[in-house]
Context: one part of a larger RNA
RNA sequence: UGACGGGGGCCCGCACAAGCAGUGGAGUAUGUGGUUUAAUUCGAAGCAACGCGAAGAACCUUACCUGGGCUUGACAUCCUGAGAAUCCGCAAGAGAUUGUGGAGUGCCUUCGGGAACUCAGUGACAGGUGGUGCAUGGUUGUCGUCAGCUCGUGUCGUGAGAUGUUGGGUUAAGUCCCGCAACGAGCGCAACCCUUACUGUUAGUUGCCAUCAUUAAGUUGGGCACUCUAACGGGACUGCCGGUGACAAAUCGGAGGAAGGUGGGGAUGACGUCAAAUCAUCAUGCCCCUUAUGUCCAGGGCUACACACGUACUACAAUGGUGAGAACAGAGGGAAGCAAAACAGUGAUGUGGAGCAAAUCGCUAAAUCUCAUCUCAGUUCAGAUUGUAGGCUGCAACUCGCCUACAUGAAGUCGGAAUUGCUAAUAAUCGCGGAUCAGCAUGCCGCGGUGAAUACGUUCCCGGGCCUUGUACA
Numbered sequence: 001u002g003a004c005g006g007g008g009g010c011c012c013g014c015a016c017a018a019g020c021a022g023u024g025g026a027g028u029a030u031g032u033g034g035u036u037u038a039a040u041u042c043g044a045a046g047c048a049a050c051g052c053g054a055a056g057a058a059c060c061u062u063a064c065c066u067g068g069g070c071u072u073g074a075c076a077u078c079c080u081g082a083g084a085a086u087c088c089g090c091a092a093g094a095g096a097u098u099g100u101g102g103a104g105u106g107c108c109u110u111c112g113g114g115a116a117c118u119c120a121g122u123g124a125c126a127g128g129u130g131g132u133g134c135a136u137g138g139u140u141g142u143c144g145u146c147a148g149c150u151c152g153u154g155u156c157g158u159g160a161g162a163u164g165u166u167g168g169g170u171u172a173a174g175u176c177c178c179g180c181a182a183c184g185a186g187c188g189c190a191a192c193c194c195u196u197a198c199u200g201u202u203a204g205u206u207g208c209c210a211u212c213a214u215u216a217a218g219u220u221g222g223g224c225a226c227u228c229u230a231a232c233g234g235g236a237c238u239g240c241c242g243g244u245g246a247c248a249a250a251u252c253g254g255a256g257g258a259a260g261g262u263g264g265g266g267a268u269g270a271c272g273u274c275a276a277a278u279c280a281u282c283a284u285g286c287c288c289c290u291u292a293u294g295u296c297c298a299g300g301g302c303u304a305c306a307c308a309c310g311u312a313c314u315a316c317a318a319u320g321g322u323g324a325g326a327a328c329a330g331a332g333g334g335a336a337g338c339a340a341a342a343c344a345g346u347g348a349u350g351u352g353g354a355g356c357a358a359a360u361c362g363c364u365a366a367a368u369c370u371c372a373u374c375u376c377a378g379u380u381c382a383g384a385u386u387g388u389a390g391g392c393u394g395c396a397a398c399u400c401g402c403c404u405a406c407a408u409g410a411a412g413u414c415g416g417a418a419u420u421g422c423u424a425a426u427a428a429u430c431g432c433g434g435a436u437c438a439g440c441a442u443g444c445c446g447c448g449g450u451g452a453a454u455a456c457g458u459u460c461c462c463g464g465g466c467c468u469u470g471u472a473c474a
Stems, first nucleotide, its partner, number of pairs: 001474002003471003007468007015458002019422005026314008034305002042053002064300007073125001077124002079121005086103007107114002127289002130287003136283002138278003141274001143272001148187006154163003167178003193266004198234007207224003212221002237260001240254005316415001320374007332363001334361001337356002342351003381412001386407007428450007
């Protein structure tokens, strides 16, 4: 100087407390461990691995296994020889591949040849998702959006170092004020950026409709007031008033205001820590393989199942289930696409194809409300499992996809010890969209609808910041 203490002081955080909803019990989905297996490819491991890499394993993917093949190679450059390239068959085979038949003979040219592509040969080489993340770059997680981490000059100390950065107040903040052997500065904080909340101007189609007509309908004429859209501005600064305070910084209350003290949300992550993660995104040193640890193909596996754990979904019901009727979003994506009307079907879906590269067309709500019924039961709750019949995608749904109908109707009556999230348009609850994607979503990323309870307080648990003290630790 640090680190540590079941030392002290001050302070903060959904850290506790106060509340609400959960997890832990059930079934299923999914990931992991374990076990099994020819293989169940590999990585991730307390928080910070475990719906993680994977924004989507039937083939492909695919790295694994079994079997069948190839050896200058599936891919790149160079050299030599031959042939345009390319297209269409037939036969063998699981296919890779092998054999064979036909069409085709183009472009540039100094007529030597050349360019592109294919085949054969030769070796230089290719290739490796093989090893090492404890050789590395890059990227990422974490403490933590915590308020810290440092430097120059000066001063003090023999020196390591100290001072500044401590102290008195204050703040979300090393934020600001005052004081002070310090005076300044840098990286962080804040602000500048995006979005949301109010408003003005400009603009008025594909958007809107107050007034005038018109219609089944903003449908049409008309209009751009309003809504909205999207560009530029305004607006909030403790600016004003009062109290407190040290005449300060600030803080408490109030006014006005759409908004008040960082207005809400996002992006933004200091010096560093964990030899943290990744050689399987990529790049890369060294080591290793080279008729194989490379590469092509078919089939299988990654989907196994006594069990254990994590994360979710669905429930256990009446604040509910079922039937009928009525209403209201936002944000997105749409051409090998979104697909309306109409028709067929109990339905999945099919037929159909208007319109739309979309403020124009289409994809689009559910909870909610009204009426009826069920009357507390393993039920008109719950829907696992299984059978049958279908639908869709796709060469192909057996291993191993999703959906529909009928039948079947399991566990489950609110969950032990323990444990998680959340402070407001939040939790809870309800649906919708997108990426990936032929198909497949209870996951992920977004979007809106409905919409609470509680916070006395900081003694305690956890994590963190500052000062101080002890130490046989570095």